[in-house]
Context: one part of a larger RNA
RNA sequence: GGAUGUUCAAGGAACUCGGCAAAAAAACUACCCGUAACUUCGGGAGAUGGGUUACCUGCUGAACCGCAAGGUGAAGUGGGUUGCAACUAAAGUUUGUUAGUCGACUGUUUAUCAAAAACACAGGUCCCUGCAAAAGCGAAAGCUAAAGUAUAGGGGCUGAUGCCUGCCCAGUGCCGGUAAGUUAAGGGGCGGGGUGAUUGGGUCUUCGGACUCUUUUGCUCUAAACUCAAGCUCCGGUUAACGGCAGCAGUAACUAUAACUGUUCUACGGUAGCGAAGUUCCUUGUCGGGUAAGUUCCGACCUGCACGAAAGGCGUCACGAGCUAACAACUGUCUUGAACAUUCACUCG
Numbered sequence: 001g002g003a004u005g006u007u008c009a010a011g012g013a014a015c016u017c018g019g020c021a022a023a024a025a026a027a028c029u030a031c032c033c034g035u036a037a038c039u040u041c042g043g044g045a046g047a048u049g050g051g052u053u054a055c056c057u058g059c060u061g062a063a064c065c066g067c068a069a070g071g072u073g074a075a076g077u078g079g080g081u082u083g084c085a086a087c088u089a090a091a092g093u094u095u096g097u098u099a100g101u102c103g104a105c106u107g108u109u110u111a112u113c114a115a116a117a118a119c120a121c122a123g124g125u126c127c128c129u130g131c132a133a134a135a136g137c138g139a140a141a142g143c144u145a146a147a148g149u150a151u152a153g154g155g156g157c158u159g160a161u162g163c164c165u166g167c168c169c170a171g172u173g174c175c176g177g178u179a180a181g182u183u184a185a186g187g188g189g190c191g192g193g194g195u196g197a198u199u200g201g202g203u204c205u206u207c208g209g210a211c212u213c214u215u216u217u218g219c220u221c222u223a224a225a226c227u228c229a230a231g232c233u234c235c236g237g238u239u240a241a242c243g244g245c246a247g248c249a250g251u252a253a254c255u256a257u258a259a260c261u262g263u264u265c266u267a268c269g270g271u272a273g274c275g276a277a278g279u280u281c282c283u284u285g286u287c288g289g290g291u292a293a294g295u296u297c298c299g300a301c302c303u304g305c306a307c308g309a310a311a312g313g314c315g316u317c318a319c320g321a322g323c324u325a326a327c328a329a330c331u332g333u334c335u336u337g338a339a340c341a342u343u344c345a346c347u348c349g
Base pairs, nucleotide, nucleotide: 001344002343003342004341005340006339007338008337010335011334014333019330025093030052031051032050033049038043040160054081055080056079057078058077059076060075063072064071065070082086095328096327097326098325099324100323101322102320103319107119108118123158124157125156126155127154128153129152135144136143137142162314163313164312166245167244168243171242172241173238174237175236176235177234180233181232182231186227187226191222192221193220194219195218196217197216200213201212202211203210204209246264247263248262249261250260273307274304285301286300287299288298289297
């Protein structure tokens, strides 16, 4: 000097990012009194808070036993005794309160740096699926779904409950419709090319044949019109589908502001509620509260850089090893150190 414990005058969070750590308090399922806001009337609640407990003794005496006399004796009440202290030991444990934020709750999670506000959840809503179901696995057979049948099964979003959930279908998606346009293979085969065989002529001939016109008939390549589905174009619907929800001026009898007016653009221009928010850059915004002093906190304001309604909005009892602020109590966290115990370090071995 380190680790683990024990104790401390006065002060009591001045420590620190932060009361981290420690301390306090209560406590072996003890008993009695008493208990607020709020509330989904269940809770909150062991709220908070206050009191009792040993031993001796008097009285009363529930209940039980007993035929009775009587016995045992819970609970209550009075007096007294001892000590600083009366559940007198050990082990074992959530200090309490006030506000706010997020998540309703119990639950789940990064085995080994994250337990949470993340996931799940009951509830809500939308879409698909009529059973040889949809969906999933599998080249397939087949299996799951399900030995189920729309009060069922699958998928998406939201996330108890309360009050609610505004406007936009122009774009994208989905659903429905389908006259016309466009549209594949296939069907079709006008026409054209190549190359055989063949009828009858013609010209030339070295008499072998060559060239050419024509008739009939094959093989082959190519190919126009026409015909032809879904889809797309097109016409509607649909947002708890993906998503979106403006700008610039002027105007009231102080000033300021603008209910009002004009104008541009748009599919429509953000409604209710909330708001410097876990979202606010400017910003320690401004005002109020708390403190002697408060970049945090609480209550307001609204100028929302860049909230907003199931990627839900706003409240909310209960709950939380969540997060934030404050108070009481408490303390070696600190002012400011000190002492002790065990052990390591050190020396020897």
Molecule: large-subunit ribosomal RNA, domain IV
Organism: Candidatus Woesebacteria bacterium RIFCSPHIGHO2_01_FULL_39_28